[in-house]
RNA sequence: GGCUACGUAGCUUAGUGGCUAAAGCAGUCGCAUCAUAAGCGAAAGAUCACUGGUUCGAGUCCAGUCGUAGCCA
Numbered sequence: 001g002g003c004u005a006c007g008u009a010g011c012u013u014a015g016u017g018g019c020u021a022a023a024g025c026a027g028u029c030g031c032a033u034c035a036u037a038a039g040c041g042a043a044a045g046a047u048c049a050c051u052g053g054u055u056c057g058a059g060u061c062c063a064g065u066c067g068u069a070g071c072c073a
Stems, first nucleotide, its partner, number of pairs: 001072007010025004018056001028042004049065005
């Protein structure tokens, strides 16, 4: 330098173009316990890497940029 895949909550992942988005773990609060852990319950936490484009409508499709991983030279 070329090609491919990926980028969504603190972490790990879901998410046929049709609700500004779901779950587990972690953290917070509560229940329970003499107490702690385990367990049970509740609430919170995301401008879906960035910038544009297509579309009535984009996390999803397209282009570019950035980052990560792999392959080729």